[in-house]
RNA sequence: AGAGCAGGUCAGCUUACCGCUCCACUGCCAAGGCAGCGGGGAGGAAAGUCCGGACACCGCAGUGCAGCAUAGCGGGUAACGCCCGUCCAUCGAGAGGUGAGGACCAGUGCAACAGAAAGCAAGUACAGUUCGGCUGUAGUGAAAUCGGCAAACUCUAUGCGGUGAAACGCCAUGUAGUUCAACAUUCGAAGGCGGCACGCCUGAGUUGACGGGUAGGCGGAUAGAACCCCCGGGUAACCGUGGGUCCAGAUAAAUGGUAAGUAGCCCGGUUUCGGCCGGGUAGACAGAAUCCGGCUUAUGACCUGCUUUUUAU
Numbered sequence: 001a002g003a004g005c006a007g008g009u010c011a012g013c014u015u016a017c018c019g020c021u022c023c024a025c026u027g028c029c030a031a032g033g034c035a036g037c038g039g040g041g042a043g044g045a046a047a048g049u050c051c052g053g054a055c056a057c058c059g060c061a062g063u064g065c066a067g068c069a070u071a072g073c074g075g076g077u078a079a080c081g082c083c084c085g086u087c088c089a090u091c092g093a094g095a096g097g098u099g100a101g102g103a104c105c106a107g108u109g110c111a112a113c114a115g116a117a118a119g120c121a122a123g124u125a126c127a128g129u130u131c132g133g134c135u136g137u138a139g140u141g142a143a144a145u146c147g148g149c150a151a152a153c154u155c156u157a158u159g160c161g162g163u164g165a166a167a168c169g170c171c172a173u174g175u176a177g178u179u180c181a182a183c184a185u186u187c188g189a190a191g192g193c194g195g196c197a198c199g200c201c202u203g204a205g206u207u208g209a210c211g212g213g214u215a216g217g218c219g220g221a222u223a224g225a226a227c228c229c230c231c232g233g234g235u236a237a238c239c240g241u242g243g244g245u246c247c248a249g250a251u252a253a254a255u256g257g258u259a260a261g262u263a264g265c266c267c268g269g270u271u272u273c274g275g276c277c278g279g280g281u282a283g284a285c286a287g288a289a290u291c292c293g294g295c296u297u298a299u300g301a302c303c304u305g306c307u308u309u310u311u312a313u
Stems, first nucleotide, its partner, number of pairs: 001309010012262007020041004025036004043285001047296002050294005055164004062198004067160005072086005087101001088099004102155002107153002109149002124138005168219004177210001179209005191201002226245004231240003264281007
């Protein structure tokens, strides 16, 4: 100097002007709202909707079948199909990466061509022989003695009720049933929000067709399995004690625009090694919509450690 592997950080700040939104307080207005002052206001992935939950609802969600998921061993977590450690296997020169990692004597199935023959058949040649294709070698082939494949069907073990904030809850407004049909009224119709069966529960009117009205407001809605720091335990994931912080809540959807400077970073020069001067650079991927823990994907600028090649001393 080049190439690579693993981990981590940031995704700015200040001032001024203009604009938007939420909360608190004050005043005016008179219940529609306006003004002033103060505080807050998109992410590391907010994306994908792939997993796991919190929460809400289905009266309880029972038994079985079907279906789906997981699969070495141990640990973490609210939980997981996630994370950590470790064994084995495999890829890589290496740092490291990946694992679909239970079972092939429960059964079925797959393997072109070549070969006598590709799962139950034993042929040709040679050798040995206890004279039985009994044993071994050679030839074809990836594979020819009970071998391989289960991200082949399957079997085993374990686990799984569903729907989803358009969940749900409350308030208000409003019209039209002069209608028809089926079943049923305890001998039970309809119903019980993944499928089927059984069981159980509720049950007096249900369901379908045609026709009409309404779709407005409030809550859910952000104090959390939350975040940061010290110390202790642990190989680690993570756990515990103590201290500190409060950091969007819209509803057709706000969180912005302009100007100047500056921090950090990079490059060059210089240095009395404290630093100084000049130039460049906030760009990329992209925008909350009930919330949280993961995984996957997209992407800009850097830092740290490690591996290896080349060159010089």
This is a predicted structure of a 313-nucleotide RNA (Bacterial RNase P class A) from Robiginitalea insularis. The model forms 94% of the base pairs in the Rfam consensus. The coordinates come from a structure-prediction model, not an experiment, and the mean pLDDT is 76. Rfam family: Bacterial RNase P class A. From the family's description: Ribonuclease P (RNase P) is a ubiquitous endoribonuclease, found in archaea, bacteria and eukarya as well as chloroplasts and mitochondria. By type it is a ribozyme. It is recorded under the gene name rnpB.